[in-house]
Context: one part of a larger RNA
Molecule: small-subunit ribosomal RNA, central domain
Organism: uncultured bacterium
């Protein structure tokens, strides 16, 4: 390896694209290379395996004689599968054509409430903040209130188990550009398809570089309390950062803890969107289908939990990765990064 697995015990790369390479739908024809069947030939000897003898009292042991074995080589021959090759078709891809929904993305304007600041009103001894309470703010007039300008950031309600997107994410409006999807009916190409090592792109948060921006928030850092102490949970202050532009890092509990196709296998209820139809002026309700999202739940599974047509049930193909527990995602060594540190990725030793 035969011969196990990866939802929670070890184990699905975050994601998507795609190179080589694995695998791959119908029909008829051709070759005949894998495959099958058959003839030869080779495979020294001796040992291994069977079968009949034969020598040592027997057995091991020694000898005789036969057969077997897998593989190779060459002839003939069969074609159902794989495989190469012609032809040919639409049921799988893919495109047109029409309709459709939507926080899918990019740029740009433009809105209103909140909130801070300033400035003037109007007023006067307090605010604030706590479990108390001080530190803070204030008569050089705050807190409260009214008006007027500025600024940055976020978009209440709609808002939902809703909806889009490969993920990661994505939510005030309006417009410009750009991707993807469902859905019909029917027309084009004619396996043009899967999955994909390497490899490319994208990838929250934080984090870095450079220039801008800074209202509210708030690592750090101060103060005030709190306490045996308080390097903290509570308070008042408050820088980076949060926010823009371009460039960089490349990680998450990047979780559905579930890799992607494609096929089969009861149902019941809710919801989103499209199609058709029966009633209806109409909204809309009922049925029917197809694509999503949920809740439950038959048969199967499963170590239970729980899953159950959006499988974790039956099955293929294809890739990724597991092999006790620490020591460790550590050291060393390659690479990548400005740097943080990312990726690869051990042993000694100990249970």
């Nucleotide at each position: 390896u035969u011969g196990g697995g990866c939802g929670u015990a070890a184990a699905g790369c975050g994601u998507u694209c795609g190179u080589a390479g694995g695998c791959g739908a119908c029909u008829a024809g051709a070759a005949a290379a894998g495959u099958c069947u058959u003839u030869g030939g080779u495979c020294a000897a001796a040992g291994c395996c069977c079968c009949a003898g034969a020598g040592c009292u027997u057995a091991a042991c020694u000898u005789u004689g036969g057969g077997a074995a897998u593989g190779c080589c060459a002839g003939a021959g069969a074609u159902a599968c794989u495989u190469u090759u012609u032809a040919g078709a639409u049921a799988g891809a893919g495109g047109g054509c029409g309709u459709u929904a939507g926080a899918a993305g990019c740029u740009g304007a433009c809105g209103g409430a909140a909130c801070u600041c300033a400035c003037g009103g109007u007023g006067u001894a307090g605010g604030g903040g706590u479990g108390g309470a001080a530190u803070c703010c204030g008569u050089u007039g705050a807190u409260a209130u009214c008006g007027u300008g500025a600024g940055g950031a976020a978009c209440a309600c709609c808002a939902a188990a809703a909806g889009c997107g490969a993920a990661g994410g994505c939510a005030g409006u309006c417009a410009g550009c750009u991707a993807g999807g469902g859905c019909g009916a029917u027309c084009c190409u004619g396996a043009c398809g899967c999955u994909g090592a390497g490899g490319a792109a994208c990838g929250a948060a934080a984090g870095c570089g450079u220039g801008g921006g800074u209202a509210g928030c708030a690592a750090a850092a101060a103060g005030g309390a709190u306490u045996a102490g308080a390097u903290a949970c509570c308070c008042u202050u408050g820088u980076a950062g949060u926010c823009c532009a371009c460039g960089c890092u490349g990680u998450a509990a990047a979780c559905g803890a579930u890799g992607g196709a494609u096929a089969c296998u009861a149902g019941c209820g809710a919801u989103u969107u499209g199609u058709a139809g029966u009633g209806u002026c109409g909204a809309c309700c009922c049925u029917a289908u197809a694509a999503g999202u949920c809740g439950c739940g038959a048969a199967g599974c499963u170590a239970a939990c729980g899953c159950g047509u959006u499988a974790a049930g039956u099955a293929u193909c294809c890739c990724g990765c597991c092999u006790g527990g620490g020591a460790a995602g550590u050291a060393c060594g390659g690479u990548c990064g400005c740097a943080a540190g990312g990726c690869u990725g051990a042993a000694a030793c100990u249970c």